A computed fold for a 94-nucleotide RNA from an uncultured Pseudomonadota bacterium, annotated as TPP riboswitch aptamer (THI element). The coordinates come from a structure-prediction model, not an experiment, and the mean pLDDT is 75.
RNA sequence: GGCCAUCGCUGCGGGUGGCCCACAACGGGCCUGAGAUCACACCGCAGGACCUGAUCCGGUUCGUACCGGCGGAGGAAAGCGACCAUGGCUACCG
Numbered sequence: 001g002g003c004c005a006u007c008g009c010u011g012c013g014g015g016u017g018g019c020c021c022a023c024a025a026c027g028g029g030c031c032u033g034a035g036a037u038c039a040c041a042c043c044g045c046a047g048g049a050c051c052u053g054a055u056c057c058g059g060u061u062c063g064u065a066c067c068g069g070c071g072g073a074g075g076a077a078a079g080c081g082a083c084c085a086u087g088g089c090u091a092c093c094g
Stems, first nucleotide, its partner, number of pairs: 001090005007081004011045004016039001017031005050075003056069004
C1' cells in the first nucleotide's frame, strides 16, 4: 500500500420450541439459548442466521430438538460510503 473486520446509511433474510399446573377462556411456573411471536427486540446477509434431511442416529435429563453427530451435505438474504483510530491477513512497495 491492498483486503477484511470495526463505524455510518439504506434495504433484505430468519426463528419464536419443550415440560408441568390450571382451564370454557384468559393464564401461571420451569428448561436451554443472543432471542421462545410483536420484541419494533434478537440473530444473520456468503468466514452466512436459518431451512431441508428429521416422526433421523447416539447421549443426557424429572421431562425435553437439552448436547453431539449428520455438516468440508443440499438450499439460503446486500450494496454504498466514511475513517486512516483499532484488530487481523497479505504472494505487493520501502